[in-house]
RNA sequence: UAGUUAUCAAGAGUGGCGGUUAGAGCUCUGGCUCAAUGAUCCGUCCAGCAACCCUUUGAGGCGACACUUCAAAGAAGGUGCUAAAUCCAGCCCCAACAUGGGGAGAGAUAAAAG
Repeated sequence: UAGUUAUCAAGAGUGGCGGUUAGAGCUCUGGCUCAAUGAUCCGUCCAGCAACCCUUUGAGGCGACACUUCAAAGAAGGUGCUAAAUCCAGCCCCAACAUGGGGAGAGAUAAAAG
């Protein structure tokens, strides 16, 4: 970097310090929001969330091991995350008074393998 599988309306900092400077919230369009009281981004510190990998235990698949499935508990370690639903809409389908629901696409994260 491309693909596969799983998840993405829950949760937890619009945190401190330093750097940079004008846009930022993935691209485009529209809306909305954030931003010189310094956002976004980068570095660092502290705090936290979650439970993908992971740890422990139990049960099943096995006669046993390995492996694997399910359940419960956990958080030492590897990632990730901590404004707003992935901020909302756009494309398709269904219903419809306003509008609502489902899906696709794109994106993000994790895991295994190449």